Transfer RNA from Flavobacterium sp., 73 nucleotides, folded computationally.
RNA sequence: UGGCUUGUGGCUCAAUUGGCAGAGUAGGAGAUUCUUAAUCUUCGGGUUGUGGGUUCGAAUCCCACCAGGCCAA
Numbered sequence: 001u002g003g004c005u006u007g008u009g010g011c012u013c014a015a016u017u018g019g020c021a022g023a024g025u026a027g028g029a030g031a032u033u034c035u036u037a038a039u040c041u042u043c044g045g046g047u048u049g050u051g052g053g054u055u056c057g058a059a060u061c062c063c064a065c066c067a068g069g070c071c072a073a
Stems, first nucleotide, its partner, number of pairs: 001072007010025004019056001027043005049065005
């Protein structure tokens, strides 16, 4: 310098060809328990890496940039 790939709650990952952003885990509260652990119920937490574009509608499509990984030179 060029190519490929990844980026979504604190963490690990989904989102079924563009149509309500979810799960597990972690955290708060409660139930159970003599207590702890385990189990159950419930609550909060996201500008979907950034900025634009297309569209009635974008995590998803297009462009540029940023960051991580891999390959080539």
Rfam family: tRNA.